[in-house]
Molecule: transfer RNA
Organism: Candidatus Micrarchaeota archaeon
RNA sequence: GGGCCCGUAGCUCAGCUUGGAUAGAGCGGUACCGUCCUAAGGUAAGGGUCGUGGGUUCAAAUCCCACCGGGCCCG
Numbered sequence: 001g002g003g004c005c006c007g008u009a010g011c012u013c014a015g016c017u018u019g020g021a022u023a024g025a026g027c028g029g030u031a032c033c034g035u036c037c038u039a040a041g042g043u044a045a046g047g048g049u050c051g052u053g054g055g056u057u058c059a060a061a062u063c064c065c066a067c068c069g070g071g072c073c074c075g
Stems, first nucleotide, its partner, number of pairs: 001074007010027004020058001030044004051067005
């Protein structure tokens, strides 16, 4: 230098192929229940500018372009 893959909640990830109505799961943390106290277990709420910028569209996590970061391969 070239090619491919990944980036979504504090962590691990799904959703992207085929654009659609309030963006999800598990774990963790918090509050409450529970217990003499802790733990196990249960309930609830909260937590996101979907890596950044631009474009297309009535509508973008999803499509297009550039860039940033990480990984693998080739030279």